RNA sequence: UUGUUAUCAAGAAAGGCAGAGGGAUUAGACCCAUUGAAGCCUUAGCAACCCUUUUGCUAAAUUAAUUUAGAUAAAGAAGGUGCUACAUUCUACCCCUGCUAAAACGGGAAUAGAUAACCA
Numbered sequence: 001u002u003g004u005u006a007u008c009a010a011g012a013a014a015g016g017c018a019g020a021g022g023g024a025u026u027a028g029a030c031c032c033a034u035u036g037a038a039g040c041c042u043u044a045g046c047a048a049c050c051c052u053u054u055u056g057c058u059a060a061a062u063u064a065a066u067u068u069a070g071a072u073a074a075a076g077a078a079g080g081u082g083c084u085a086c087a088u089u090c091u092a093c094c095c096c097u098g099c100u101a102a103a104a105c106g107g108g109a110a111u112a113g114a115u116a117a118c119c120a
Base pairs, nucleotide, nucleotide: 001120003118004117005116006115007114008113013043014042015041016040017039021032022031023030026092027091028090029089044084045083046082049080050079051076052075053074054073057070058069059068060067061066088112094108095107096106
């Protein structure tokens, strides 16, 4: 970097350095920010993807006992990531609803993106 799968309206911030932008990208809207943005560092926290422990189940190996693997359930947080304004801040194209028509509102899906695990 490509691909596959899962999740994305929950949750969780202080300090130091720094000094003007930031909320991924395009457009529009709405916000955050000199009462200090981005970025970096320290500490703390959130969550439970990987992970840890345990009960029962299934399968395989095995003379047996046992071991290993798988999915599930419960508990946990040592370790690997991630995250700690706003729904992925909202909308855009398509479908449904709605309307005389068009639009608004509401629902769904797709694309794009983020994160994790796995594969190459």

Predicted 3D model of a 120-nucleotide RNA (SAM riboswitch aptamer (S box leader)) from Maribacter antarcticus DSM 21422. The source organism's lineage runs through Bacteria, Pseudomonadati, Flavobacteriia, Flavobacteriales and Maribacter antarcticus. Its Rfam family is "SAM riboswitch aptamer (S box leader)". Gene Ontology term of the family: regulation of gene expression. It was read from a public genome assembly, where an Rfam model found it.